[in-house]
RNA sequence: CUCGAAAAAGGCAAACCGGUCGCGAGGCCGGGGCGCAAAGCUAUGGGUCUCUAAACUUAGGCAAGCAUUCGCUGCCGAGAGAUCGCCAAGCUGCCGAAG
Numbered sequence: 001c002u003c004g005a006a007a008a009a010g011g012c013a014a015a016c017c018g019g020u021c022g023c024g025a026g027g028c029c030g031g032g033g034c035g036c037a038a039a040g041c042u043a044u045g046g047g048u049c050u051c052u053a054a055a056c057u058u059a060g061g062c063a064a065g066c067a068u069u070c071g072c073u074g075c076c077g078a079g080a081g082a083u084c085g086c087c088a089a090g091c092u093g094c095c096g097a098a099g
Base pairs, nucleotide, nucleotide: 002099003096004095011036012035016031017030018029019028020027021026034085040091041090042089044088045087046086047083048082049081050080051079052078060076061075062074064073065072066071
């Protein structure tokens, strides 16, 4: 460095319940404990979700069908947010056996 042990010390805390804030997704506090070796931090990319407004058009994207290379049909598209315990990316970090 990789790795994560039927190891040790410690850590976090899902659903659900109570309180509180928010229109909401959800946040925070307490209880609780399904799980977690980054379940520590950052909404940067994608995903999912919420709220608001407009449009059903063009460009662009996605998937399937028709067509066959011209194209047609369907869906998405804006703004503001939530989620890092959905996946990536970046930053940081406890302990330690085997290999």
A computed fold for a 99-nucleotide RNA from a Planctomycetota bacterium, annotated as c-di-GMP-I-GGC riboswitch aptamer. Lineage of the source: Bacteria > Pseudomonadati > Planctomycetota. It was read from a public genome assembly, where an Rfam model found it.